RNAcentral holds the sequence, with entries from ENA, Greengenes and SILVA. The RNA shown here (small-subunit ribosomal RNA) has 1573 nucleotides and comes from an uncultured bacterium. Its Rfam family is "Bacterial small subunit ribosomal RNA". Rfam links the family to the GO terms structural constituent of ribosome and ribosome. Model confidence (mean pLDDT): 81 of 100.
RNA sequence: AGAGUUUGAUCCUGGCUCAGGACGAACGCUGGCGGCGUGCCUAAUACAUGCAAGUCGAGCGGAGCUUUCGCGGCGGAAGCCUUCGGGUGGAAGACGCGGAAACUUAGCGGCGAACGGGUGAGUAACACGUGGGCAACCUGCCCGCAAGACGGGGAUAACUGGCGGAAACGUCAGCUAAUACCGGAUAAGCGGAUUUCUCGCAUGAGGGAUUCGGGAAAGACGGGGCAACCUGUCACUUCCGGAUGGGCCUGCGGCGCAUUAGCUGGUUGGCGGGGUAACGGCCCACCAAGGCGACGAUGCGUAGCCGACCUGAGAGGGUGACCGGCCACACUGGGACUGAGACACGGCCCAGACUCCUACGGGAGGCAGCAGUAGGGAAUCUUCCACAAUGGGCGAAAGCCUGAUGGAGCGACGCCGCGUGAGUGAGGAAGGUCUUCGGAUCGUAAAGCUCUGUUGCCAGGGAAGAAGGAACCGGAGGAGGGAAUGCCUCCGUAGUGACGGUACCUGGUGAGGAAGCCCCGGCUAACUACGUGCCAGCAGCCGCGGUAAUACGUAGGGGGCGAGCGUUGUCCGGAAUUAUUGGGCGUAAAGCGCGCGCAGGCGGUCCUUUAAGUCUGGUGUUUAAGCGCGGGGCUCAACCCCGUAGAUGCACUGGAAACUGGGGGACUUGAGUGCGGGAGAGGAAAAGGCGGAAUUCCCGGUGUAGCGGUGAAAUGCGUAGAGAUCGGGAGGAACACCAGUGGCGAAGGCGGCCUUCUGGACCGUAACUGACGCUGAGGCGCGAAAGCGUGGGGAGCAAACAGGAUUAGAUACCCUGGUAGUCCACGCCGUAAACGAUGAGUGCCAGGUGUUGGGGGUUUCAACACCCUCACGGUGCCGAAGGAAACCCAAUAAGCACUCCGCCUGGGGAGUACGGCCGCAAGGCUGAAACUCAAAGGAAUUGACGGGGACCCGCACAAGCAGUGGAGCAUGUGGUUUAAUUCGAAGCAACGCGAAGAACCUUACCAGGUCUUGACAUCCCUCUGACCGGUGCAGAGAUGCGCCUUUCCCUUCGGGGACAGGGGAGACAGGUGGUGCAUGGUUGUCGUCAGCUCGUGUCGUGAGAUGUUGGGUUAAGUCCCGCAACGAGCGCAACCCUUAGGUCUAGUUGCCAGCACUUCGGGUGGGCACUCUAGAGCGACUGCCGGUGACAAACCGGAGGAAGGCGGGGAUGACGUCAAAUCAUCAUGCCCCUUAUGACCUGGGCUACACACGUGCUACAAUGGCCGGUACAAAGGGCUGCGAAGCCGCGAGGCGGAGCCAAUCCCAAAAAGCCGGUCUCAGUUCGGAUUGCAGGCUGCAACUCGCCUGCAUGAAGUCGGAAUUGCUAGUAAUCGCGGAUCAGCAUGCCGCGGUGAAUACGUUCCCGGGUCUUGUACACACCGCCCGUCACACCACGAGAGUUUGCAACACCCGAAGCCGGUGGGGUAACCUAAGAGUUUGCGGAGCAAACUUGCUUCGGAAGCGUUGACCUAGGAGCCAGCCGUCGAAGGUGGGGCAGAUGAUUGGGGUGAAGUCGUAACAAGGUAGCCGU
Repeated sequence: AGAGUUUGAUCCUGGCUCAGGACGAACGCUGGCGGCGUGCCUAAUACAUGCAAGUCGAGCGGAGCUUUCGCGGCGGAAGCCUUCGGGUGGAAGACGCGGAAACUUAGCGGCGAACGGGUGAGUAACACGUGGGCAACCUGCCCGCAAGACGGGGAUAACUGGCGGAAACGUCAGCUAAUACCGGAUAAGCGGAUUUCUCGCAUGAGGGAUUCGGGAAAGACGGGGCAACCUGUCACUUCCGGAUGGGCCUGCGGCGCAUUAGCUGGUUGGCGGGGUAACGGCCCACCAAGGCGACGAUGCGUAGCCGACCUGAGAGGGUGACCGGCCACACUGGGACUGAGACACGGCCCAGACUCCUACGGGAGGCAGCAGUAGGGAAUCUUCCACAAUGGGCGAAAGCCUGAUGGAGCGACGCCGCGUGAGUGAGGAAGGUCUUCGGAUCGUAAAGCUCUGUUGCCAGGGAAGAAGGAACCGGAGGAGGGAAUGCCUCCGUAGUGACGGUACCUGGUGAGGAAGCCCCGGCUAACUACGUGCCAGCAGCCGCGGUAAUACGUAGGGGGCGAGCGUUGUCCGGAAUUAUUGGGCGUAAAGCGCGCGCAGGCGGUCCUUUAAGUCUGGUGUUUAAGCGCGGGGCUCAACCCCGUAGAUGCACUGGAAACUGGGGGACUUGAGUGCGGGAGAGGAAAAGGCGGAAUUCCCGGUGUAGCGGUGAAAUGCGUAGAGAUCGGGAGGAACACCAGUGGCGAAGGCGGCCUUCUGGACCGUAACUGACGCUGAGGCGCGAAAGCGUGGGGAGCAAACAGGAUUAGAUACCCUGGUAGUCCACGCCGUAAACGAUGAGUGCCAGGUGUUGGGGGUUUCAACACCCUCACGGUGCCGAAGGAAACCCAAUAAGCACUCCGCCUGGGGAGUACGGCCGCAAGGCUGAAACUCAAAGGAAUUGACGGGGACCCGCACAAGCAGUGGAGCAUGUGGUUUAAUUCGAAGCAACGCGAAGAACCUUACCAGGUCUUGACAUCCCUCUGACCGGUGCAGAGAUGCGCCUUUCCCUUCGGGGACAGGGGAGACAGGUGGUGCAUGGUUGUCGUCAGCUCGUGUCGUGAGAUGUUGGGUUAAGUCCCGCAACGAGCGCAACCCUUAGGUCUAGUUGCCAGCACUUCGGGUGGGCACUCUAGAGCGACUGCCGGUGACAAACCGGAGGAAGGCGGGGAUGACGUCAAAUCAUCAUGCCCCUUAUGACCUGGGCUACACACGUGCUACAAUGGCCGGUACAAAGGGCUGCGAAGCCGCGAGGCGGAGCCAAUCCCAAAAAGCCGGUCUCAGUUCGGAUUGCAGGCUGCAACUCGCCUGCAUGAAGUCGGAAUUGCUAGUAAUCGCGGAUCAGCAUGCCGCGGUGAAUACGUUCCCGGGUCUUGUACACACCGCCCGUCACACCACGAGAGUUUGCAACACCCGAAGCCGGUGGGGUAACCUAAGAGUUUGCGGAGCAAACUUGCUUCGGAAGCGUUGACCUAGGAGCCAGCCGUCGAAGGUGGGGCAGAUGAUUGGGGUGAAGUCGUAACAAGGUAGCCGU
């Protein structure tokens, strides 16, 4: 990097397919080891079981257990004393109470449980990414700074008791603690008011001062101390700040559908509130009427987003597993509570579905945590080990918890690494496979010999590394401090491992245990054999398979990869096949039918300014991982670690100012206006006015039998007077000539003349404006014909319709009629092959030549005419450069560029369906999918073909002659029949063909009888001596059984060999069995037509073309000339044979001029002159003359010549075509048969016979028949042969045997002809079939089934329908003769001569052929291709009375939990109030009001007592519960919307092997085709 596939081939367009890479994969076959990764993509389905979030006793009260202490009452041991009664002693022990210590922990309390882990259902959203913002916010634990922690109170779990319940659990009463809870004090922050300073882009922010309001705290464990108290650590409170984590707002970015175009009522904004940590319609009341949308709102569908991953050269495209970030969710839906943080996966409440328990009253539950189960599925693992490490929670800590995590297990799921051995070894073993039988190959491969030891296995070592530590103990130091056991740092010691007896090391063992999968037709690397026979099967595309398959299956061999290999699926690539990079639109798919124009896009020259775009520097960010680069660590690698680069983006900021944009100013060339002109079927009108020609109709005249129409006719019109003709009139429509690749218009389109109104363009001029421009999605308008509505009009024409023709049919083409319509007005429709199949605008890029309008010039009185007009306009042609696949385009571009719009992305399905919009309808616009195909196409090429053209040939037609087709017969074929009628040949080009000769044989067929190494060939063994010949018997014969006769060579005499026969065994023979579509050879045919090709050159991208075409000419590609061709080959012609004329040579068997003889016959002598024979050679070449022609080739005429323009005939058959014919001439591959598909014999059949066809013979008669006479050939044949004369027979023939191996003899007579006679037009004196009788010949044999003769018989047939054949001169026609085959048997075949015509104007037509050209949708090539209905089968889709499911909304009803609000006659520990006094202030006072204070005693203090008042009661606040209300999930009802499934029936579509009917299209496709209606 490309390749295959449309065609006969080519180029192009264009789709399909392949080679590559990747994967969380799956499936098939196979499977040795290790490392590192990875593993429910489906049912966000349901879950058994276990575990996944606890911890703190240094917060608290208890409880339990152990120990201990104290006390109490028991208890009483040892010991001691004893009077033996006992006393003393009081221990152990148990009990009770109390205390202490250690441990445990249900509860209260604290922290955590919002992390970690899972999943991707939802979500198209500020969810995510990225960059910003918060002067609008919060932040537990952590850090820093500052300050503080004062002083009180009331409860409640646990517990105890009672009660309820199956349980879950609950309830009542009583007791109690705190780091639980609540007042009070103080402080800051905080809030309000006043004031002031500073700052900001806005709302505003920050600081100071004054004042008012409200407003914190908790201890625990240690150390010291008698205590008060001091102190350490942790915990606690407040403020400020930090860090971390979050919340909110926002710019930009990333899916599909417009067949979703309008959406929106808290909707958009405001004011005021509420709510929140905080802004905000977040919520509420009121006010206003806004907000979003073609730059895609709304709706629907789909989807977690990103870092990244895969692919790609890149730009892109696809993906979002693992790892990391964010989000969302936790059975489904709703809700809040707690808290720093949740609307909370392993919390709560409610509703729903489901599951479980139940004593039926009620309860319990939520694996999308780790394992695991069921289910689903193509498919995805262990109910493992450990907290040793890392991390997390709690704790002062030890520690506890941790399915996070670390590990192990399972799976080739992936990546990486290793191995399955190495060397040597040729008798190239055996064996397999193939074979041309020689050999080749597997193959140094194996064996054998010599080695090695990875891995596996066995044994040993291995607490190595992973561990750094934390903590404890011991020690040292430091900060702070009064000090220290706190705190901080360091050193030492001991202990701690799930993995795991693992990695690794060593030794041993022994090539020992370890290779498969796919492929081998092309693409694509690798070929043979057998089997199979369009079967079985393969297939990614093209395509393989119908008897020789490198394509199926197997084997051998080979190729590829390798513990894997293939297949399937998906993505990117290739695909420039959505094209930004990087495509197109005349004809391949593709320019809107045309214009106007809003938005949008784009926009002239100069100056100035700005800095949005643009460029550039810097800064911030762009997590980590990944990717790239450089290093490093596992023996390497995968993998891991470190560093670096990059991260194309965004933001901020400095700068530049050319270009684009914005602002300002100016300009005139773009654009427009003015002025002066001329051209034009431009448009319109009260139905504008006017005109003539023609058609038709009406009236009248003349006039008579037809007219009309066609290929030919008929329908039709006409004696009731048509048509024709003349005159008059009516009416409608259209405007001849002029008229022109002329004009005008944007397109559609516009055509008599005149009038009025009106649009545009053009030329000249250069006065004015000063970019005012171009394009143009939507939109609006115009828009041929047909069609529709209403009303007119209606001459001609004319869908429909009718009739007549045509035809197989003819719902057509042709004809006669004829209605809508065509015309007008008004209103619709909105489509056309609306075409230049070419959008609009601007600029640029050679020319030449017409024409039209204008202008200029010359000339002229004027005109005409002529010239110019590249910085005039229009409209054509040719053409350079350039472009293009080619055709072609070429200043009127399809060239070179720019701007804008429209459109295309394989063919069919289909411009269809559904939906929407428009329309009165018809229908239009928009516009799919399923399914199906491997193409569909464009241009050009070579052929072939055409009911295309031009030219030209041919007995092709025509002109002629004779036939065939009718008859009888012969022969072949079909068909039928048969035991068999053997087989082949099949249009021309099978059919008197293979057959040049079927009675047996032939013979291949049939019946019967026989043989099995065979009828035939080679080889071996054995016996015999034959074979041959003669002969007997049986038999239909084959055959069988016998008889007689009968070898050679060598010899060591045993025998051996040759040959022949008999017998035997096996190799083999044999096959007219199959395949002519496996073949060779041979042949037919186009066609004796003039063609078919090559080399070099040239042209073309190429197939190809040129040459070979053209002008002439020829029988001819024959020749000449011309020409980008020049030459050449195979064909043509010539060379060959024959025939026609001389010459020479030769002279027997031929001949006889002259001579002789003669039996009168060239018979004989003789001769070779002639005829002739058969050899050589000559002759004819357009050579000569004239004319025509191009001074050519050549043609025409003529002369001469036996022959004249290739003299006649033959042989000779180019490249090729028909899968033409032949396997039955022969040969031959393969297949098949082998006591038969071979071989032999007898008989039969090939000879059949209702028929049909071909080819012939004989005729139908007088140009004849018959009888008699008579004349003239050529070419052949002859020894198992021809056979003379003579004789016999009516004859066939017989007897006979001369002569002849042939120019000698024979066959052999030639016949028609000629002469004479007869018959006289008839089924005959024509014709001879058929039949009878009698014969002849051949042959073993004429029955089936031969030929001939005689006699008799005497059929059809009187010249042949449609149709059709041959022949152009020595031909047709006619006449006979010979030959091959052959015993015999031609009317056939092959030859021979005799007699001997007619006609050809001509090339229109039929057939065939050649050349050129044209069209083509054909290339198997017109016997082609191909269309539609119908019938059948299958497939997908639309419609469909409906049925059914889902989704999202809407309206109403009901309304759980819960938040919020309200409420009262409920409940209630903390707080407040009550009842008294005082002080202060205000007012003039009484007094009142407000605020504050207050225990009593006291003047006050100290001090004392007492105390924060108690109880009761009442009230309040707050809280709880209840009730009410707003909201509110689920549910219900209802009518609609959207989507899906399904549905009797129905509609078209697609596909399928042959079906049916026609023939529409492709050629002029037989009526040119096509488009719209």